Transfer RNA from a Candidatus Parcubacteria bacterium, 72 nucleotides, folded computationally. NCBI's taxonomy places the organism under Bacteria, Bacteria candidate phyla, Candidatus Parcubacteria. Rfam family: tRNA. Its family is annotated with triplet codon-amino acid adaptor activity in the Gene Ontology. The coordinates come from a structure-prediction model, not an experiment, and the mean pLDDT is 80.
RNA sequence: GCCGUUAUCGUCUAAUGGCAAGGACGCUGCCCUCUCACGGCAGUAAUCGGGGUUCGAAUCCCCGUAACGGCA
Numbered sequence: 001g002c003c004g005u006u007a008u009c010g011u012c013u014a015a016u017g018g019c020a021a022g023g024a025c026g027c028u029g030c031c032c033u034c035u036c037a038c039g040g041c042a043g044u045a046a047u048c049g050g051g052g053u054u055c056g057a058a059u060c061c062c063c064g065u066a067a068c069g070g071c072a
Stems, first nucleotide, its partner, number of pairs: 001071007010025004018055001026044006048064005
């Protein structure tokens, strides 16, 4: 330099172009307990950046950025 894959809550991970972006762990509050732990209930927080297509984009297309892999 060329080609390919990946990027979603603090972490891990789902999501046929049609959501209120779901789940687990974590964290916070409440309940339970003499207290802690366990357990139960509720809450918390995310689509890498910029454009485009579309009635509608996390999802498709383009250009970047980053990580990984292959070729040179």